[in-house]
Molecule: transfer RNA
Organism: soil metagenome
Parts: sequence; C1' cells; structure tokens
RNA sequence: GAUAGCUCAGUGGGUAGAGCGUCAGACUACGGAUCUGAAGUCGAAGGUUCGAAUCCUUCUCCCAG
Repeated sequence: GAUAGCUCAGUGGGUAGAGCGUCAGACUACGGAUCUGAAGUCGAAGGUUCGAAUCCUUCUCCCAG
C1' cells in the first nucleotide's frame, strides 16, 4: 500500500465516487462521435460505535528500505 473490469480519489467516523471500459436506449442508411440510463466495489476475520473504506487487533498479498 490493497476501494468498480483498468487507472485512481475519498482518513474530523455519517448516502461509496471520477475518468476510461462494459451493457441498454436515443441519434445515424450503417458505424464512430455525442447524449441519457444501468450494472458493478472498500483484501480476509474479529473488536469499538447508534453508525466503520476511515479507529483498534490478527492474518494474507504487493512495493520500498
């Protein structure tokens, strides 16, 4: 350090997000582009708390020293 398929935001604890991608629709003679919508996620287990991606413990994996 581990957050969506990929690259990454989010650490006063209070609705989980962006870009790209995928799917559907609109548009088009067809496709692309554009527009609209949707699916999809906090490494694992436990603890604290009304509430945990965020705080605590253990474990797994990756990077650096």